[in-house]
The RNA shown here (small-subunit ribosomal RNA) has 1510 nucleotides and comes from an uncultured bacterium.
């Protein structure tokens, strides 16, 4: 330091999210030791118990007991007396203290706090100093006793005494109060200091010491005064959350004068007078919170936070009050009043853990009713000392930081065991055993600190002071004192032995595998995993990170330049107010001068200590702690400086303005006038239609339209000129004349002198459509109405039509009110139009040229920009001064206010949801978008299917089963080139079989069981009986042993699967499409995805090729090479051929020969736009011609680019995984795959005369035969049958039809047509019934050219004729694949329909239009507004009442105080009443968000099919 995440990808914009550090934490697994911290963040909820404030006897007066001893009585029980106990206890007077110290954070937004200052407006106990002085007096009273009331708390009366308790007298000052002078200052008011006069106020002693006593001394007190410190008060300047959906608040309120009051200033309080105070720099009101030093966090500015420490505030059950006092409106005081709790004899009474501990309760959650004052500190005391839940320390907690440890070496057979797995490895892993060490920490045993040094006291010494000591002050020696704690630390023993878990392992993020699971179950911070191979769910290896910890949850900063001061934006992403005028505030032109408010700079004070950083000490280290020295960025106050900015004067013009001359303009009000058109009325002409649309219908029309002519009315609204021409702040403005008016511009000259510029609230203006009165209506027109359109059409189209458009006065105040671009100033390259002026220059003039000033547009550099664009008319480069944004959604919504008659406008939230929502811009796909162009794609044809009959395949239905597969083109005469059994598939019925019908290996057996033969059951499979033969090798008695091997059986590893997944896959294939595309290095453009090359002009079947060209070249396609076919030449002649030449036949290449043809089949030749002529750009290429067998790819075929359809196929074959193993495997029989109300395909045979049926005749090519082809000959009407010559084939066999010649038939369901069914028969074959073909007689159905819609086919093509082949015993073949025979018609041309290519354009698509998306219902969750109403708060107001209690009056007192009784004023709580503000709830209701697979359309994205939008 970043990173994931919006796309198919990018680039910016923007939000979510992660990684880091903290925490008084908490919850989950887990837990060896220590050290120093830190521990009720909730109920300021309620407390049982015990402790947290006493101390002085050197301030007083009085003053026990138990129990011991002693004595005197004793009835021996005891009881009296006295001494000790003890001048103690406890209790009172009276003194200080109790106001500190501890808690705790409710309230409080304020002079509460911080921070700097003032006090000339204060006061301050104990302590320090400093002077002075402490004199004489007097009456009480509590304790004690006595009576007494009371259940208790407690209290009431009477007698006594004493003080440093309490009152007098004196004496007094530099106190205070009153008044005189003077002095020096200051800050209005007044201060300081001297000097007078007058008046007022004081006390208290104790306890040593020395003296006979008077006294005098030490010390400790007391008073008075002044100074000190400390501490408290008071005022002011700055600092100090949020809400404007809080905008007026405010009567002691603001001042004054008089009193009183307090320590002190003051409306602090009273009376009177006056009417002010505050406030947009946010009063007032609501919310919320105790502030800081600090603390976390950040680079830092900041933000968040106020636990422990530490400064200040408030509070003390709740409210209100005042008492004492130096100090309180008093946490362990006191009255009153409320709630709540406890005693109570029922009359009355106590009490207040937010001190330490500790209970209950809340809650996710927070300790011991421990030790000790031993150290620090504090009250009291002369001091011992005693008091101190402060504190000191020890318990509990891994709450948090820090530190140790849970072992260290060697150690491979790389053990076992677990995972893995290619069956051999490989990981775990030097890791364990073993071997050899060490000894922390735990444990056990021994030793043992510092924290202690005061103070006292004791002894002695020395000082000041005194007549002297004592005492005081200092010195040095002894003594006395540890709660922690036998703790820290040290030694020693024994033994590795007691001490490792948690979290993660898809990316971010560091760490990969198997099993299970099957969008289940779960996971998840964010993006996403999970539908049978999951590194992402749960578990096993194994690995990663931290480590006594480790995840998680929370909440805080940071990452976030995601509120931006540092440090951000507003043209399209989220943001410029609709537009002026202008307040108030910000900003401001040139020269001089003035002050020093801002600014610089030095100096003081002050910014507590902790903290913090640096350095350097102390604990073994560290945490933690000490010193030191920095910070502590502030703030006052003084001194200097004056550049800028601000102020104070003067001055100037260039900015702004005012006069003057000029012309330009749909600027803006009012009045008036005019043509054209439209409809409307009247008439004239004149008929039958008009009008409307895609099409047509309701309208209109014989009562005469529409057309047409004349005349007349009426409102509206100005064609052409018209123009990225003008005007105007916008919004807008548009025939002509008139009057009234703003603004702008230009030119010369003068004058004013900074007058400027933006502009919060404010006022104005402000399309078009609402609303209000009143007027006015031709035309066009929301609503309605009727017709159409459609599935529906509450719409687009048509026919009519009413508010409204219009005029006048008012209201509203909004718009995609757009340049989506705020106003102003200054600067920063040009060009090129155009409006309005001015000047030059030339001209006779006018145009032309050139300069200039204002306006408006294009083009463009530099900048600039996420791009896209902007670019002197800025989105550049700067300053000023207003708006205005801060993820989508929710919502511009609800609530409350202001406005409006309403409509509504403006202001403007959340709860809850979503992880994106957007902007440009790429590449593709799409378009009911545009242009070029192909193709039997249409058209022009020729023949067909769709009607029928039959065959086939498919769907359905059916069945016990109708095996499985294909499913738009790209399934459906397809896998199937051959289902009667086999095929064949567990399709379906039954029968059997279990190492198996087939492979490989193990053990084992033991003979004939295997094999052959024969024979029995059985449909068969299959099982059961008898017989028997037979390999290798070695002994060799040659026919026996022995052993082996193949076979058998028996075990077992394991075959087997047409079982499942073609969405796990090779591998073939279909399809776009024989389309002309696809793409790659290099350079080059772009932030970049990408583009360029590949676009343009040309051409061509073709990205074919030629020219331009930032591109240059290359690859895969195209085309060329392969084949076949269409001419010619060679070479070769056999099984082919026969021209001549020879024999020969009834006859025939039948025979010799030949090689010339034909033909076979190998080489080769030939076509290259290669020659000519025209158009082309001089190219490419076309067009035409020549010559040639054949011409512009000659015909055919093969070839199939990158890639697409998760296309097909696990049943052709491989194959991963899963399932099955007495069955989902094998074997057998019989069945079915042929099953038929039907619906679709693809075909065959017709419907006849271009034709049927008879007879004659004539011509192929290409294939195929041994399990076959089969010839002459016989038989048979015929299929076929005997039979078997030749042929393993250019030898033998198979071998044509239309045709072409004659007849018949004459348009008829026929001599068409041949379905169907009877009968007789052939051949295959075990087998022909389901369920074959063929063949003869007999029968003789539909059909007479087929709707809608749809196929094919551009020449040797289509039509049409027959022939072969493969499968195969035979055959459903009419299928499929060759083959040859005969042979047309027709393309004018690309407007349409399909399909495809390129270029371009839109996009809100990218699973790519089969796409995307809206609403409204329906269903479910969840927040939330609305409401009759119901029920809480808080805070005021208004009357009522009016406790304590201060203050006043009043009465009792002979006077004064007090007291005591009464009363007024202010007043808490309590009441009653109106409203305000805020919450909870609520029948209904509203509208929102959400939520794989509900209803309806189809609105938007393309021209989204009526362009979309406000």
């Nucleotide at each position: 330091a970043g990173a994931g995440u919006u796309u198919g990808a990018u680039c910016c914009u923007g939000g979510c999210u992660c990684a880091g550090a903290a925490c008084g934490a908490a919850c989950g697994c887990u837990g060896g030791c220590g050290g120093u911290g830190u521990g009720c963040u909730u109920a300021a909820u309620a407390c049982a118990u015990g402790c947290a404030a006493g101390u002085c006897g050197a301030a007083c007066g009085a003053g026990a007991a138990a129990u011991u001893c002693c004595g005197g009585c004793u009835u021996c029980g005891g009881u009296u007396g006295g001494a000790a106990g003890a001048g103690u206890a406890a209790a009172g007077u009276g003194g200080c203290g109790a106001a500190c110290g501890g808690g705790u954070g409710a309230g409080u937004a304020a002079c509460a706090c911080g921070u700097g200052g003032a006090u000339a407006a204060u006061c301050u106990g104990c302590c320090c100093u400093u002077a002075u002085g402490u004199c004489u007096g007097g009456g009480a009273u509590a304790a004690u006793c006595c009576u007494c009331c009371g259940a208790a708390a407690g209290g009431a009366g009477g007698u006594c005494u004493a003080a440093u308790a309490c009152c007098g007298g004196a004496u007094g000052a530099u106190a205070c109060c009153u008044u005189g002078a003077a002095u020096c200052g200051g800050c209005a008011u007044c201060g300081u200091u001297u000097c007078g006069a007058g008046g007022u106020c004081a006390a208290a002693g104790g306890u040593g010491g020395g003296g006979u006593a008077a006294c005098c001394u030490a010390c400790c007190g007391c008073a008075u005064a002044g100074g000190g410190a400390u501490g408290a008060a008071u005022c002011c300047g700055c600092g100090c959350u949020c809400c404007a959906u809080u905008a007026g608040c405010u009567u002691g309120u603001u001042g004054g004068u008089a009193g009183g009051g307090u320590a002190a200033c003051g409306g602090c309080c009273u009376a009177c007078c006056a009417a002010g105070g505050c406030u947009g720099c946010g009063a007032u009101g609501g919310a919320u919170a105790g502030c800081c030093g600090g603390c976390c966090u950040g680079a830092g500015a900041g933000g968040g936070u106020g636990a422990u420490c530490g400064g200040c505030c408030a509070c003390a059950c709740u409210g209100g009050g005042a008492c004492u006092g130096a100090g309180a409106u008093a946490c362990g005081g006191c009255c009153c009043a409320g709630a709540c709790u406890c005693c109570u004899a029922c009359g009355g009474g106590a009490g207040g853990c937010a001190g330490c501990a500790g209970u209950a309760g809340g809650g996710a959650a927070u300790a011991u009713u421990g030790c000790g004052c031993a150290a620090u500190g504090g009250a009291c005391g002369a001091a011992a000392g005693u008091c101190u839940g402060a504190c000191g320390c020890a318990g509990c907690a891994a709450c948090a930081c820090c530190g140790c440890g849970u072992g260290g070496g060697u150690g491979a057979u790389g053990a076992a065991g677990c995972a893995u797995c290619u069956u051999g490895g490989u990981g775990u892993g030097u890791a364990a055993a073993a071997c050899c060490c060490u000894g922390u920490c735990a444990g056990u045993g021994g030793g043992g600190a510092a924290g202690a040094a005061a103070c006292g006291u004791a002894u002695g010494g020395a000082g000041a002071g005194u007549a002297a000591c004592u005492g005081c002050u200092c010195c040095a020696u002894g003594c006395c004192u540890g709660a922690c704690g036998g703790u820290a630390c040290c030694c020693a023993c024994a033994g590795a032995g007691g001490a490792a878990g948690u979290c993660c392992c898809g990316g971010c993020u560091a760490a990969c595998u198997c099993c299970g699971u099957g969008c289940c179950a779960g996971c998840a911070g964010c993006c996403g995993c999970g539908g049978u191979a999951a590194u992402a769910c749960g578990g096993g290896g194994g690995g990663g990170a931290c480590a006594a910890g480790c995840g998680u949850u929370g909440u805080u900063c940071g990452g976030a330049u995601u509120u931006a001061c540092u440090g951000g934006g507003c043209g399209u992403a989220a943001a410029g107010g609709g537009c002026g005028c202008g307040u108030a505030g910000g900003c401001g032109g040139a020269u001089c001068u003035u002050c020093a408010a801002g600014u610089u700079g030095g100096a003081u004070g002050u910014g507590a200590a902790a903290a913090c950083u640096a350095u350097u000490g102390g604990c073994u280290c560290a945490a933690c702690u000490g010193a030191u020295a920095g910070c502590c960025u502030g703030c006052a106050u003084c001194c200097a400086a004056u550049a800028c900015u601000g102020u104070u004067g003067a001055u100037c013009u260039u900015g702004a303005g005012u006069a003057c001359a000029g012309g330009a303009g749909a600027g803006g009000a009012g009045a008036g006038c005019g043509g054209a058109a439209u409809u409307c009325c009247a008439g004239g002409u004149g008929u039958a239609g008009c009008g409307g649309u895609g099409a047509a219908a309701u309208g209109c029309g014989u009562a005469g339209a529409u057309a047409u002519c004349u005349g007349g009315a009426a409102g509206a609204a100005c064609a052409c000129c018209g123009g990225u021409a003008g005007c105007g702040a916008a919004g807008g403005c548009g025939g002509c004349u008139c009057u009234c008016u703003g603004g702008a511009c230009u030119g010369a000259u003068a004058c004013u002198g900074a007058c400027g510029c933006u502009g919060a609230g404010g006022c104005g203006c402000g399309a078009a459509g609402g609303c209000u009165u009143g007027g006015g209506u031709a035309g066009c027109a929301a609503a309605c109405a009727g017709g159409a359109u459609u599935a529906g059409a509450u719409a687009c189209c048509c026919u009519g039509g009413u508010a409204g458009u219009c005029c006048a006065a008012g209201c509203g105040g909004u718009a995609a009110a757009c340049g989506a671009u705020g106003g102003g100033u200054a600067c920063u390259a040009g060009g090129u139009g155009u409006c309005g002026g001015g000047g030059g220059u030339a001209u006779c003039g006018a145009c032309c040229c050139c300069c200039u000033c204002g306006g408006u547009g294009c083009c463009g550099c530099a900048g600039c920009u996420a791009a896209c664009g902007c670019a002197u008319u800025a989105a550049g480069u700067a300053c000023c001064c207003c708006g205005c944004c801060u993820g989508g959604g929710g919502a511009g919504u609800a609530c409350g206010a202001u406005c409006g008659c309403a409509a509504g406008a403006u202001u403007g939230a959340a709860a809850c949801u979503c992880a994106a929502a957007g902007g440009a811009a790429u590449u593709g796909a799409c378009g009911g978008g545009g242009g070029c162009u192909c193709g039997c794609a249409c058209a022009a044809g020729c023949g067909g299917u769709g009607g029928a009959g039959c065959a086939u395949g498919u769907g359905g239905c059916u069945u016990a089963a109708u095996u499985c597969g294909a499913a738009g083109c790209a399934a459906c005469g397809c896998g199937a080139a051959g289902a009667a059994c086999c095929u064949u598939a567990u399709c379906c019925u039954g029968g059997g079989u279990u190492u198996g019908a087939c492979a490989u290996g193990u053990a084992u057996g033991g003979a004939u069981u295997a094999g052959c033969u024969a024979u029995c059951c059985g449909a068969a499979a299959g099982g059961g009986u008898a017989g028997u033969a037979a390999c290798g090798c070695g002994g060799c008695u040659u026919g026996c042993c022995g052993u082996g091997g193949a076979a058998c059986a028996u075990a077992c590893a394991c075959a087997g699967g047409u079982g499942c997944u073609g969405c796990a896959u090779g591998g073939c294939u279909g399809u776009c499409g024989u389309c002309a595309g696809c793409u790659c290095g290099u350079g080059c453009u772009g932030u970049g995805a990408a583009g360029u090359g590949u676009c343009g002009g040309g051409u061509u079947a073709a990205g074919u090729c030629c020219c331009u060209u930032a591109a240059c070249g290359a690859g895969c396609g195209c085309a060329a090479c392969c084949c076949c076919u269409g001419u010619c030449g060679u070479u070769a002649g056999u099984u082919g051929c026969u021209a001549g030449c020879a024999g020969g036949u009834a006859a025939u290449g039948c025979u010799g020969a030949g090689g010339a043809c034909u033909c076979u089949a190998g080489c080769g030749a030939g076509a290259c736009u290669g020659c000519c002529g025209g158009u082309g750009u001089u190219a490419a290429a076309c067009c035409g011609g020549a010559g040639g067998a054949a011409g512009g790819u000659g015909g055919g075929g093969a070839u199939g680019a990158c890639g697409u359809c998760a296309a097909g196929u696990c049943c052709g074959c491989a194959u991963g995984g899963c399932c099955u193993u007495u069955a989902u495997g094998c074997c057998c029989a019989g069945g079915g795959c042929u099953g038929c109300a039907c619906a679709c395909g693809u075909g065959c045979u017709a419907c006849a005369a271009u034709g049927g049926c008879c007879g004659g005749u004539a011509c192929a090519g290409a294939a195929c035969g041994a399990c076959g082809c089969a010839a002459u000959a016989c038989c048979g009407c015929g299929a076929g049958g005997u039979g078997g010559a030749g042929c393993a084939a250019a030898u033998c066999g198979c071998u044509a039809a239309a045709g072409c010649c004659g007849g018949c038939c004459c348009c008829a369901g026929u001599u068409c047509a041949g379905a169907u069914u009877g009968c007789a028969g052939g051949c295959u074959g075990c087998a022909a019934u389901u369920c074959g073909c063929c063949u003869g007689c007999a029968u003789g159905a539909a059909g007479u050219u087929g709707g809608a819609a749809u196929c094919g086919c551009u020449a040797g093509u289509a039509a049409u004729c027959g022939g072969g082949g493969a499968u195969c015993a035979g055959c459903u073949a009419c299928g499929c694949c060759c083959c040859g025979g005969u042979g047309a018609a027709u393309a004018c041309g690309u407007u349409c329909c399909u399909g495809a290519g390129c270029c371009u354009u839109g996009u809100a698509c990218a699973c790519a239009c089969c796409g995307c998306c809206c609403g409204u219902c329906a269903a479910g969750u969840c927040a939330u507004g609305g409401a009759a109403g119901c029920u809480g708060g808080u805070a005021g107001c208004a009357c009522c009442c009016g406790a304590a209690g201060u203050c006043g009056c009043c009465a009792u007192a002979a006077u004064u105080c007090a007291a005591u009784g009464g009363u007024g004023c202010c007043c808490a709580c309590g009441g009653u009443g109106a409203g305000a503000c805020u919450g909870g709830u609520g029948a209904c209701u509203g509208g929102g968000a959400c939520u794989a697979a509900g209803u309806c359309g189809u609105a938007a994205c393309a021209a989204g099919g009526u362009a979309a939008c406000c």
The sequence is in RNAcentral, with records from ENA and SILVA. The prediction has a mean pLDDT of 82.